[in-house]
Formats: sequence, structure tokens, C1' cells
RNA sequence: GUUCCCGUAGUUCAAUGGAUAGAAUUACUGAUUCCGGUUCAGUUGAUAUGAGUUCGAAUCUCGUCGGGAACA
Repeated sequence: GUUCCCGUAGUUCAAUGGAUAGAAUUACUGAUUCCGGUUCAGUUGAUAUGAGUUCGAAUCUCGUCGGGAACA
């Protein structure tokens, strides 16, 4: 340089173009306990970014950014 793939919560993963983007785990709070652990209940927390298509975009299209693979 060319081609291709990926980007969602602190982490690991879901979500046919249509419910308030869901779950596990972490963190925090409460219950339980003499205290801690375990267990149970609850709370917080995310679509890389900019535009376009559409009544409606995490999803489709283009650009940018970041990461990866193959070839040269």
C1' cells in the first nucleotide's frame, strides 16, 4: 500500500428495522450473622464518533477514529 473482520455496562455476552437496549459478574446499599463469608433483595452503570436512508437505526449505507488478520 491492497483486501477483509471487529467496536454494546469495569469485565464476559445477548438483542428479526419496532417494549424504558437485557442477563451474568464486579461495585454500592439493605436483610440474614456475635463478626465475616455464603445466601436473598435492591441500586448504579453501556450502543467508538459524524452524517445519510427510514414513520422508526445497536442493527442498513458512507466517512472518521481505534483494534486485529491475510497478502505485498
Transfer RNA from Mucilaginibacter oryzae, 72 nucleotides, folded computationally. The organism belongs to Mucilaginibacter, within Bacteria. Rfam family: tRNA. By type it is a transfer RNA.